[in-house]
């Protein structure tokens, strides 16, 4: 210096044009003399920027920044 993946909740990750979910964790009641485990509930996300299409982009295109991996 070329190809290719990836980027989403505090961690792991799904999802894939019409305002995003699980699983852990984490608040709050319940359970316990107390913890711990079970239960039941509730917050937590400009879906990495910046432009394009479109009625409507996290989602499709273009660049760009992190980063992974190949080849030289």
């Nucleotide at each position: 210096g070329g190809g290719u993946g990836u980027a989403u909740a505090g961690c792991u990750c799904a999802g894939g044009g019409g305002u995003a979910g699980a699983g852990c964790g984490u608040g709050u009641g319940c359970u316990u003399a107390g913890c711990a485990u079970g239960u039941a509930u509730g917050a937590g996300g400009u879906c990495c920027u910046g432009g394009g299409u479109u009625c409507a982009a996290u989602u499709c295109c273009c660049a760009g920044u992190a980063u992974g991996u190949u080849c030289a």
RNAcentral holds the sequence, with entries from Rfam.
Predicted 3D model of a 72-nucleotide RNA (transfer RNA) from Camelus ferus.
RNAcentral records the identical sequence in 3 taxa.